[in-house]
RNA sequence: AGAGUUUGAUCCUGGCUCAGAACGAACGCUGGCGGCGUGGCUUAGGCAUGCAAGUCGAACGACCCCGAUAAAGCCGUAAGGCGAUAUCGGGGUAGUGGCGCAAGGGUGAGUAAUGCGUGGGUAAUCUGCCCUCGAAACCGGGAUAACAUUUCGAAAGAGAUGCUAAUACCGGAUAAGACCACUAAAGGCUCCGGCCUUAGAGGUAAAAGAUGGCCUCUCACUGUGAAGCUGUCACUCGAGGAUGAGCCCGCGCCCUAUUAGCUAGUUGGUAAGGUAAUGGCUUACCAAGGCGAUGAUGGGUAGCUGGUCUGAGAGGACGGUCAGCCACAUUGGGACUGAGACACUGCCCAGACUCCUACGGGAGGCUGCAGUCGAGAAUCUUUCGCAAUGGGGGAAACCCUGACGAAGCGACGUCGCGUGGGUGAUGAAGGUCUUCGGAUUGUAAAGCCCUGUCACCUGGGACGAAGACCCUUGGCACUAAUAGUGCCAAGGGUUGACUGUACCAGAAGAGGAAGCCCCGGCUAACUCCGUGCCAGCAGCCGCGGUAAUACGGAGGGGGCUAGCGUUGUUCGGAUUUAUUGGGCGUAAAGGGUGUGUAGGUGGCCAUGUAAGUCAGACGUGAAAGCCCUUGGCUCAACCAAGGAAUUGCAUUUGAAACUAUAUGGCUUGAGUAUGAGAGAGGAGAGUGGAAUUCCCGGUGUAGAGGUGAAAUUCGUAGAUAUCGGGAGGAACACCGGUGGCGAAGGCGACUCUCUGGCUCAAUACUGACGCUGAAACACGAAAGCUAGGGGAGCGAACGGGAUUAGAUACCCCGGUAGUCCUAGCCGUAAACGAUGGGCACUAGGUGUGGGAGGUUUAUAUCUUCUGUGCCGCAGCUAACGCAUUAAGUGCCCCGCCUGGGGAGUACGACCGCAAGGUUGAAACUCAAAGGAAUUGACGGGGACCCGCACAAACGGUGGAGCAUGUGGUUUAAUUCGACGAUACGCGAGGAACCUUACCAGGGUUUGACAUGUAUCUGAAAGCCCCAAGAAAUUGGGGCCCUCCCUCUGGGACAGAUACACAGGUGUUGCAUGGCUGUCGUCAGCUCGUGUCGUGAGAUGUUGGGUUAAGUCCCGCAACGAGCGCAACCCCUAUCCUUAGUUGCCAGCAUAACCGGGUGGGCACUCUAAGGAAACUGCCGCAGGUAAUGCGGAGGAAGGUGGGGAUGACGUCAAGUCAGUAUGGCCCUUAUGCCCUGGGCGACACACGUGCUACAAUGGCCGGUACAAAGGGUUGCCAAACCGCAAGGUGGAGCCAAUCCCAAAAAGCUGGUCCCAGUUCGGAUUGAAGGCUGCAAUUCGCCUUCAUGAAGCUGGAAUCGUUAGUAACCCCGUAUCAGCCAUGAUGGGGUGAAUACGUUCCCGGGUCUUGUACACACCGCCCGUCAAGUCAACUGAGUCGAAUGCACUCGAAGCUGCCGACCCAACCCGCAAGGGAGGGAGGCCUCAAAGGUGUGUUUGGUAAGGGGGACUAAGUCGUAACAAGGUAACC
Repeated sequence: AGAGUUUGAUCCUGGCUCAGAACGAACGCUGGCGGCGUGGCUUAGGCAUGCAAGUCGAACGACCCCGAUAAAGCCGUAAGGCGAUAUCGGGGUAGUGGCGCAAGGGUGAGUAAUGCGUGGGUAAUCUGCCCUCGAAACCGGGAUAACAUUUCGAAAGAGAUGCUAAUACCGGAUAAGACCACUAAAGGCUCCGGCCUUAGAGGUAAAAGAUGGCCUCUCACUGUGAAGCUGUCACUCGAGGAUGAGCCCGCGCCCUAUUAGCUAGUUGGUAAGGUAAUGGCUUACCAAGGCGAUGAUGGGUAGCUGGUCUGAGAGGACGGUCAGCCACAUUGGGACUGAGACACUGCCCAGACUCCUACGGGAGGCUGCAGUCGAGAAUCUUUCGCAAUGGGGGAAACCCUGACGAAGCGACGUCGCGUGGGUGAUGAAGGUCUUCGGAUUGUAAAGCCCUGUCACCUGGGACGAAGACCCUUGGCACUAAUAGUGCCAAGGGUUGACUGUACCAGAAGAGGAAGCCCCGGCUAACUCCGUGCCAGCAGCCGCGGUAAUACGGAGGGGGCUAGCGUUGUUCGGAUUUAUUGGGCGUAAAGGGUGUGUAGGUGGCCAUGUAAGUCAGACGUGAAAGCCCUUGGCUCAACCAAGGAAUUGCAUUUGAAACUAUAUGGCUUGAGUAUGAGAGAGGAGAGUGGAAUUCCCGGUGUAGAGGUGAAAUUCGUAGAUAUCGGGAGGAACACCGGUGGCGAAGGCGACUCUCUGGCUCAAUACUGACGCUGAAACACGAAAGCUAGGGGAGCGAACGGGAUUAGAUACCCCGGUAGUCCUAGCCGUAAACGAUGGGCACUAGGUGUGGGAGGUUUAUAUCUUCUGUGCCGCAGCUAACGCAUUAAGUGCCCCGCCUGGGGAGUACGACCGCAAGGUUGAAACUCAAAGGAAUUGACGGGGACCCGCACAAACGGUGGAGCAUGUGGUUUAAUUCGACGAUACGCGAGGAACCUUACCAGGGUUUGACAUGUAUCUGAAAGCCCCAAGAAAUUGGGGCCCUCCCUCUGGGACAGAUACACAGGUGUUGCAUGGCUGUCGUCAGCUCGUGUCGUGAGAUGUUGGGUUAAGUCCCGCAACGAGCGCAACCCCUAUCCUUAGUUGCCAGCAUAACCGGGUGGGCACUCUAAGGAAACUGCCGCAGGUAAUGCGGAGGAAGGUGGGGAUGACGUCAAGUCAGUAUGGCCCUUAUGCCCUGGGCGACACACGUGCUACAAUGGCCGGUACAAAGGGUUGCCAAACCGCAAGGUGGAGCCAAUCCCAAAAAGCUGGUCCCAGUUCGGAUUGAAGGCUGCAAUUCGCCUUCAUGAAGCUGGAAUCGUUAGUAACCCCGUAUCAGCCAUGAUGGGGUGAAUACGUUCCCGGGUCUUGUACACACCGCCCGUCAAGUCAACUGAGUCGAAUGCACUCGAAGCUGCCGACCCAACCCGCAAGGGAGGGAGGCCUCAAAGGUGUGUUUGGUAAGGGGGACUAAGUCGUAACAAGGUAACC
């Protein structure tokens, strides 16, 4: 730091996904050790059990136990024992009292501010224990727990009577100082409110002792004690401090406007009350305020922070552990005590729940530490210790402390270590793969030599411990004191949960210790097998339908490692909310337009101020954390010390450029005045002509109208047409123009009235008055709505006629709303330049509207201002394009966007008469949706061109019969393949057996065929005969004795047995090679370099001509080149040369069975080798002095002369595994092999390709002429003879320019037939023959005689052919025993017609255009219906939750009031009693829960309803994309 994914490819936009880091995690597989951390995130759900807050006897009384001393008394002979009582010491129990229990510990429910953070204020306050200072501590009193007795109760507990103490309680005294109000005097400060200090006089309020020591003072009294002194602790009143707390203020702290208005104690004042204290905190009265678009109020969510995670940062997310603050303690309410609470382990009440109960009543609160249940994906031990640190109490010892320190459990995280090291190549075995050679696992193992971490065993063994306390000694202070106490110093003693732990040493021995994920791309890592769109995988793209690097297994490899993966979540990547750092013409996105409020922003000069801004200083910004430097654990994690940082806030000092502000000025922005000007700008009133329609009248007659063609329709009741007159409504031809005006919508005949804006010119004036613009207001096409008019034409709906498979459409005939006017709504459009407004700047050129000026006789032209177009530079843009009218460069303001669909939908709100509009989601679903451009392909787009493509012409097919191929059917089998063109007389250029692959039956299993091994046998092989059998085959007999030799044997061959293997026309042509068909013998297909483009790509190859041709010429950012075209090759047409046998015979000769037969010759023909010739070369014209075309000459041939061979890049997963080859799969006594017979030849039918015909341009008979090219020894076969013939006999000749097949036929000629189903036609059938062959029945060909079917020129449709062609006519050959050949393939003979032309059909080429296609139009794609699944909406209702308001009921409790009942302290009183004061109880206000009613919000559920999304192969149509077949769209 990026990557994958939209496309055939490209660039862009844009979403989705991945790689990183992190976690209080969970799950799967696996698991050696240690350190340090960390661990109930869910039900603030319920909890058994134990523990978590006590302590003080030096505050107090009582009781119990133990010990000591004294001791009456009792027992005992004695020793001695017991022992009331008293005193002392120690321990304990409950109680009174003091302090603590408000800390520590837990949790995050609530809380959006009564909170937190930060900085301030408190002159508006409090503060126990602690520290310092000052003052004081005097005299009295009455009770009450405990205890005893007793009552009630199941219990919990409660009551009554009696006794007693205090550092408990109460009264009085004193008052330095405090407090309260007052006096006014002085001083100081001030935020002007007040505060502080000083002075005066008045009032109010205190206290408690405990303990140690001593006799200096006093007393008692004579060595002791106390009420004395003294030490310590405690207590009281003050002042100050420290600490902690309360309250107030500024700033900051989530989402929602589909929450816009909220508020009556509400806002303020006065007075009072209340509080530690300010304050509507509370009450009464007065006023009517207060808050809010800078978001009040409401709703949702949430503890806040230091910090943590991530990030380059800015940010974003989070707030577990640790630390600070807050809140809460079963739910709700309440107060009490206290320095502090409205109190986690206190109290009262109410509710829910649990437990006990004798049913009367009681008890309880783990969100303390452990632990348990539940729910959950999920979170630990009912451990040890107070040794350390800290806390409470105490004078102290000490006690308490689930705070804490430790250990335990969990790989939950992080850090460290180990599972060994070295050597070791027969590269072992085994595994896997294999091209069978080998490769790999792999120095890996084994083996050999070592080491000793961890674990294990043995032994040693810490730090954490210092204090406090005790003992000894010394010093200091208090003091009368050498008591005592406190403090300090030194020495000694004493204290460890962890723990016999860390650590150290030793022994032993490689021994006890490796897994997980991944291997298609992203993303490091590849092969085999299995599976066969199955099973499965998947983060995204996507894999899997028989050769899967993607599934499962294996081998190998990659990554990390005591872990590894998965899931979840956060940040990142994502500049994908953009401050840093995005956009809005076409991708999502400019509001339909203006006026204008708030707001934002704003020209030049001067002066002041200092709010922003900048600089310095100071305070704060807790600690921890992050960072840096050191240090301590062996390292690290971890921990410690110091530093830095903490970007902030506050205070203060200064600066004055900029912003702001104040004052003064300026004129250039803006505006006003004056004079001109253009205009479909707006409103109202009036006027006009043309046209349509209708009405009246005239003329006139049979049609008119309409369409692709028709019909509906109108018309003999007189239409259409035409003339005249009239009525009425609407719209304004020409001018008219990318001309004008307007903010936009929009505005078009003419005249008048009223009226808005704009432009120009020159001066004067005002003096920043400007720009933009949420909200608001106004305008706003068409359609639509309301009311009233109007209604000619047009014309939704509707009716009819056509079209059509249908046609609720397009076309036609009618036609209502509407279109028009008035008044009022609606408020939307593809309201578009798809481009918000303003200002400034940045090359030009050329039109056009309006104005002004210069020059000119004028036309014209120049300058300038203002509009409106086109082209174009820089620049911008993804590209297209924009380009002074910006989409360029900047500034200001507003609106809007953030993937597609769902959806501009639902719900809500507002507006509307309605239609509907504005605002505007989510669930769910997809991995795209999209923009621009590129190359193709396609178009019922365009242009040009070609082709037997059409047209023209000739002849066919389609009808008949037959042949042949195919489909179908049939069959035991009718073997297989080929299926539009490009299958169908095709593979097959020869199916009776064979072929043959199919079927039935009979056999066979190393095999019909190849190679090899082992054993055995045999001369092998071969030939002949016999028997069985359908044959294969089996059995028997005979003939035949080879080579080497070391004589056992060996080789070759054959057979048998056993193994490797053979074999397969079995499968896959969609695994392949090769070959082939087709587009197409069409003119195309590409490359290198250069150039252009971000790129795909383009250019070249396009253009102008020309050609059969990308053939050539010219031009050109292209220049060249390759494969194709053409040429080179073959045949053919002319000539020449050479050569003449088997060919030929001109001239010469010869014979006669007149045949080049013979001699002879090679001239000619011919043969077959080589050459020549044709190149637009020449001439003319056209063309551009071109290419080329046209015409001509010459020539055998003229413009590639004719024909053949030759088939570019590629397309069709075209055809072929059955021609051969070949991967994989399958069969192996069979899917192999052999044989006999059958089948491939079937036959209702359908199609293709052909043959023969239908006749007279003909049939038949006779005579007669002229070819070429082939074949021939398993052959062609002459003459001659026989047969009507097929053929037979025969055998000459020929391995071929020699002989044979071989007769060429049409033709020509003579005759006959006379238009007829015939002397046409020959099918079919009968009979008799011939030939081939082992064999002719299924199933051959030929001959003769007889038979004589259909058929009289062929519907729709369709094929071939452009010249030696079509047509007609024969001849040959391959295959082959023969032949089903009418096929295929060659040869020659006779020998035409027509082409105006390119509109149309088909195919093709080039250019261009559109495209939503790219599997490429046989494409893509839309909607209803039907089926399934899912989520959301609505829904009669129904069930919850939260909450507002009103009313009702009203617990506990505080304050207040009453208080006839009760009461020790004080007062009066001898007493009784009274008073003061207090209490029980009662009442009022407030008030929780509850109840009733009525709203609101939200959730669950629901018959039914409407749409939506998704789902290989359902139905109906064809809407869109091409002119998509009616241009599309709003």
The prediction has a mean pLDDT of 84. The RNA shown here (small-subunit ribosomal RNA) has 1530 nucleotides and comes from an uncultured bacterium. Its Rfam family is "Bacterial small subunit ribosomal RNA". Rfam links the family to the GO terms structural constituent of ribosome and ribosome. The RNAcentral record of the sequence draws on ENA and SILVA.